[in-house]
Context: one part of a larger RNA
RNA sequence: GAGUAGCGAAAAUUCAGGUGAGAAUCCUGAACGCCGAAAACCCAAGGUUUCCUGCGCAAGGUUGAUCCGCGCAGGGUUAGUCGGACCCUAAGCUGAGGCCGAAAGGCGUAGGCGAUGGCAAACAGGUUAAUAUUCCUGUACCACUGAUAGAGCGUUAUCAGCGAUGGGGGGACGCAGGAGGGUAUGCCGUGCCGGGCGUUGGUUGUCCCGGUUCAAGCCCGUAGGGAGGAUUUCCAGGCAAAUCCGGAGAUCCGUUAAUCCUGAGAGGUGAUGACGAGUUCAAUUCUGAGCGAAGCGGCAAAUCCCACACUGACAAGAAAAGCCUCUAGCGAGUUCUAUUGGUGUCCGUACUGUAAACCGACUCAGGUGGGUGGGGUGAGAAUCCUAAGGCGUU
Numbered sequence: 001g002a003g004u005a006g007c008g009a010a011a012a013u014u015c016a017g018g019u020g021a022g023a024a025u026c027c028u029g030a031a032c033g034c035c036g037a038a039a040a041c042c043c044a045a046g047g048u049u050u051c052c053u054g055c056g057c058a059a060g061g062u063u064g065a066u067c068c069g070c071g072c073a074g075g076g077u078u079a080g081u082c083g084g085a086c087c088c089u090a091a092g093c094u095g096a097g098g099c100c101g102a103a104a105g106g107c108g109u110a111g112g113c114g115a116u117g118g119c120a121a122a123c124a125g126g127u128u129a130a131u132a133u134u135c136c137u138g139u140a141c142c143a144c145u146g147a148u149a150g151a152g153c154g155u156u157a158u159c160a161g162c163g164a165u166g167g168g169g170g171g172a173c174g175c176a177g178g179a180g181g182g183u184a185u186g187c188c189g190u191g192c193c194g195g196g197c198g199u200u201g202g203u204u205g206u207c208c209c210g211g212u213u214c215a216a217g218c219c220c221g222u223a224g225g226g227a228g229g230a231u232u233u234c235c236a237g238g239c240a241a242a243u244c245c246g247g248a249g250a251u252c253c254g255u256u257a258a259u260c261c262u263g264a265g266a267g268g269u270g271a272u273g274a275c276g277a278g279u280u281c282a283a284u285u286c287u288g289a290g291c292g293a294a295g296c297g298g299c300a301a302a303u304c305c306c307a308c309a310c311u312g313a314c315a316a317g318a319a320a321a322g323c324c325u326c327u328a329g330c331g332a333g334u335u336c337u338a339u340u341g342g343u344g345u346c347c348g349u350a351c352u353g354u355a356a357a358c359c360g361a362c363u364c365a366g367g368u369g370g371g372u373g374g375g376g377u378g379a380g381a382a383u384c385c386u387a388a389g390g391c392g393u394u
Base pairs, nucleotide, nucleotide: 013031014030015029016028017027018026032392033391034390035389040372041371042370043369046352047351050350051075052074053073054072055071056070060068061067080141081140082348083347084346085345087118088117092113093112094111098107099106100105122139123138124137125136126135142344143343144342145341146340147339148338149337150336151335152334153333161330162329166326167325168324169323175312176311177310180306181305182304185300186299187298188297189296191212192211193210194209195208196207197205213274214273217269218268219267224262225261226260227259228253229252230251231250232249233248234247235246237245238244275295278291279290280289281288282287314317358367359366374386375385376384
C1' cells in the first nucleotide's frame, strides 16, 4: 500500500429457552424459507478412521465458537447363503520346447495368468452410542459327509456301482418393432378400525384426522411360449471306444393334437406369528417398559417380470467351467428313498460416496459410473408446487 480488495453462488432468517468466563453462529423448541429425477436414499470406484462417546479450544475453520471432517483418549466393522479367494474362461499379458536376432531382446505352440462376463444356496422382523441379508427371534435353503430303517442290484463277470484330463449335449447370448398377461406402485371407497366434537356464526355429520402392512421358502402349475414324440435295426462319421451324439431305414402314437420342456403372476401355507394407528405406566430432558383395533374391496398402471418369448431385417450378433450323458478305465459291495446327525476355511464389511471425506495446491460455483426415484399438473424422468427425507450453503 490499507483497515483498502476480499470473506467463494441472492435457499433467509426470526423468537424463546439451555449451556457457558464469554453466544448472531453450539444445543433444544416454535415459526419462516429452500431442494424434492434431488440439495433424498442404496451401491461401485477412490479416500483410509474422517464413524461413535468423553474431555478440550493453542493452531486449522476466510468472523466468533462453549462447536467441528480440528487436538487428546477410549470404543466401534461379527457371514456356509452379500462381494472376493479356494472354480471357469474373454481381450490382453506371459510363455516349456520352437523360430528369429551383434548383445539387450522380438515373435510364438501347448500350458498358465487374467473379470468388466459364466457358475450351489436367505428371507422377514427386532436390536446398538456406533455393525448387521453378518448379532438375536422366527421360518428356510445349498454343498459335502456319517448313522439308522426300508427297497433294489451284484460279488470275477451273463460286470452291481463309480466314472474321465477323452466323445457328445448343454451352458450360449445381438438389434429394432408391436401386441398380450402380470406385478411394483399409486389413487378411490356411503367397506372396516381407532381418535376428535371446536375459547370465533355453524359442525353427531354422506363431518374431520389417522391407519387399513408383511418376505424368502414350501404346495399348486395358471396367462402364455417352445419342440412332433416313443420303440427298434444297421452304419467307412465324432483322431481309441461307446448303449451317447450324428447318418440311413422300420413300426406305433400324434399332426384341430399327443407327449415333453419352459413359464411370470395369482391362490394356499409360512402367519394362533410379526408389524401396526393408538393407548397405559415410569421418567417429565433425551427416552424406556408393556398392551394393542381394523388389517378389506375396486380402479389405474410401468422404462420392471413372463422374455430377446414372438415378428422382422441385416451389419448375422463370446469362450470355458459348473451340470447331464457316453464309453476308456476302476471295481466288491453298492445305489435309491425316508428320517436323523456332523462339517462349511480365508479376506472385505465402520464412515463418506454429485461430495467439506474422491480428482481439481483450499472446507474450491468445475468433474465423477450404476440402481430406487411418491403425489398434483402433464405426452413426459419437462415445468411449477409438494410427501418421505434432507437442508438455510461459516